[in-house]
Context: one part of a larger RNA
RNA sequence: UGACGGGGGCCCGCACAAGCAGCGGAGCGUGUGGUUUAAUUCGACGCAACACGAAGAACCUUACCCGGGCUUGACAUGACGCUGCAGGCGUGGGAAACCACGCGGCCUACGAGGGUGCGUCACAGGUGCUGCAUGGCUGUCGUCAGCUCGUGUCGUGAGAUGUUGGGUUCAGUCCCGCAACGAGCGCAACCCGCGUCGGUAGUUACCCGUGUCUACCGAGACUGCCGCCGUGACCGGCGGAGGAAGGCGCGGAUGACGUCAAGUCAGCAUGGCCCUUACGUCCGGGGCGACACACACGCUACAAUGGCCACGACAAUGCGUUGCCAAGCCGCAAGGCGGAGCUAAUCGCCAAACGUGGUCUCAGUGCAGAUCGGGGGCUGCAACUCGCCCCCGUGAAGGCGGAGUUGCUAGUAACCGCGUAUCAGCCAUGGCGCGGUGAAUACGUUCCCGGGCCUUGUACA
Numbered sequence: 001u002g003a004c005g006g007g008g009g010c011c012c013g014c015a016c017a018a019g020c021a022g023c024g025g026a027g028c029g030u031g032u033g034g035u036u037u038a039a040u041u042c043g044a045c046g047c048a049a050c051a052c053g054a055a056g057a058a059c060c061u062u063a064c065c066c067g068g069g070c071u072u073g074a075c076a077u078g079a080c081g082c083u084g085c086a087g088g089c090g091u092g093g094g095a096a097a098c099c100a101c102g103c104g105g106c107c108u109a110c111g112a113g114g115g116u117g118c119g120u121c122a123c124a125g126g127u128g129c130u131g132c133a134u135g136g137c138u139g140u141c142g143u144c145a146g147c148u149c150g151u152g153u154c155g156u157g158a159g160a161u162g163u164u165g166g167g168u169u170c171a172g173u174c175c176c177g178c179a180a181c182g183a184g185c186g187c188a189a190c191c192c193g194c195g196u197c198g199g200u201a202g203u204u205a206c207c208c209g210u211g212u213c214u215a216c217c218g219a220g221a222c223u224g225c226c227g228c229c230g231u232g233a234c235c236g237g238c239g240g241a242g243g244a245a246g247g248c249g250c251g252g253a254u255g256a257c258g259u260c261a262a263g264u265c266a267g268c269a270u271g272g273c274c275c276u277u278a279c280g281u282c283c284g285g286g287g288c289g290a291c292a293c294a295c296a297c298g299c300u301a302c303a304a305u306g307g308c309c310a311c312g313a314c315a316a317u318g319c320g321u322u323g324c325c326a327a328g329c330c331g332c333a334a335g336g337c338g339g340a341g342c343u344a345a346u347c348g349c350c351a352a353a354c355g356u357g358g359u360c361u362c363a364g365u366g367c368a369g370a371u372c373g374g375g376g377g378c379u380g381c382a383a384c385u386c387g388c389c390c391c392c393g394u395g396a397a398g399g400c401g402g403a404g405u406u407g408c409u410a411g412u413a414a415c416c417g418c419g420u421a422u423c424a425g426c427c428a429u430g431g432c433g434c435g436g437u438g439a440a441u442a443c444g445u446u447c448c449c450g451g452g453c454c455u456u457g458u459a460c461a
Base pairs, nucleotide, nucleotide: 001461002460003458004457005456007455008454009453010452011451012450013449015445016444019408020407021406022405023404026300027299028298029297030296031295032294033293034291035290042053043052064286065285066284067283068282069281070280073123077122078121079120080119081118082117085115088103089102090101091100092099093098106114107113125275126274128273129272130271134269135268136264137263138262139260141258146185147184148183149182150181151180152161153160154159165176166175167174191252192251193250194249196219197218198217199216200215201214202213205210206209222246225240226239227238228237229236230235289427302401306360307359308358309357310356311355312354318349319348320347323342324341328337329336330335367398372393373392374391375390376389377388378387414437415436416435417434418433419432420431
C1' cells in the first nucleotide's frame, strides 16, 4: 500500500422483510452426471457448466463406431513429361463409393497454345495435442462508482496528498472546505424506441376529401415558476401550480483500470508438437436417441374463480414468388382438390383468455392426460432403429408437494394466445420478439447474500 476479520461507523441492491406466482412430490420434454456400448464424437463444471456451443442429429450435418474404397488425394498453387483424354453413354461387379471393359468425343493460322486427364515432384489435408505459447471474441465482479495521470507539496523510502473532511446525489453527481492546482478513462449528456402537440406528404385505409395511420422534420421538461425547510450564499430536499409527461418520465444501446493462467486451438486466425497409402479423404450402415439410477431447466396437471358444448367479439410484432395461399368442393379430422389475389400499408397467414346461454355436482370423476392397440395424412431418395399431425379405442401417476429453493416493485408479476429465426419435415414444452387481461406488497435495514466509502487490528502478500 493492499487483502482479510464471526472489528466499528455511514450507505446501496428484489439482499432480507412485506406480498404474489412458482420449483423441490407426479407424468412427460430437454440438458448433464453416471452406467452401458463396436461407438453412445467433442467442449462447457460454484456463483459466471447443466433448453449451454445446437437459431433444427432420420441420410446429410458428423467430428464417433463397423465395413467397403481412394491415394497428387474431396480442395489450392506451381514445375516437368506425356495426352485425341475428361465429363457423357453402354456393359459387368458392387449396398454405394469405386473398379474394369467398350463406344463416342475439343478449338486450331498445325509450329505451338488453351482446356482436360495421366505419371512424377514440390505440396495439399488433419474438428489430431497444447486456451498454462497466442490473436480475436466472450463471461464475471458490475451500470458497481470507481481507476489513474501531470505538476507541486510532504516523507530517507515504499508511498501519501489530490480522491480525505461537512452536506448532497442514481453517480468521484454537485456545493462548501482543504497543500494542493488541474487533467484523463469511467458517471451524466450527446444516439435509438415509447408517451403529447405542430408542420409536410398522402401510396394504403375509410365516411372520397378527410387524416385514424404511416414516414420525415420540429416543438416540449429546465427544479424554469410559487411556497416551506437545511442555510450567509451556492447547492439540495419537501409540497404546489400549469402540463400528455415531471424532478435522471419509462425502456434500450452503451460495460472504466483491472480480477478469475475464467471460457473458446471445435467459429475463425495462429506459434510449437504430432499423422501423412494414413490421425487425410469418399461411400453404405450404425451411433450421437442407449437406461438400474442421480441432478438441472421446463411443459402439462392434480380441477367447479373449473371441464365440456353452442353462439358472439376485440390485437400487435412479423413473414410470404422454387412462397403465403382466399372463395368453392371432398373428407369426422389431419389433409386433398382447386385456383383468385399478392413480388405485397393493396393479396394471404392470423388469436386465445373473454362475453352470453346450456350442461356436469365433488367423484380419481364428463378432472388429468401418460402409456399402449388399430386406422389414416404429410414432408422427404428413404420415417425400422429415429419425424410430425389426425381419428377411434385404451385410459397410468397425480387430490397442491419434506428439508430447502427461484423470479418479480407496474402496465411489472401472474394468466392468455400470436409471430419469427433455424428449417424439406421435425422431436420447440426451447430461444428471440409481439400484443390481450391485469394484481398484491414494501413497516423497516436487526438478520442472510453481494457491493461502495471512511476507520481499526493483523504474526497474511
Predicted 3D model of a 461-nucleotide part of an RNA (small-subunit ribosomal RNA, 3' major domain) from Chloroflexus islandicus. The sequence was found in a public genome assembly. It matches the Rfam family "Bacterial small subunit ribosomal RNA". NCBI's taxonomy places the organism under Bacteria, Chloroflexia, Chloroflexales, Chloroflexineae, Chloroflexus.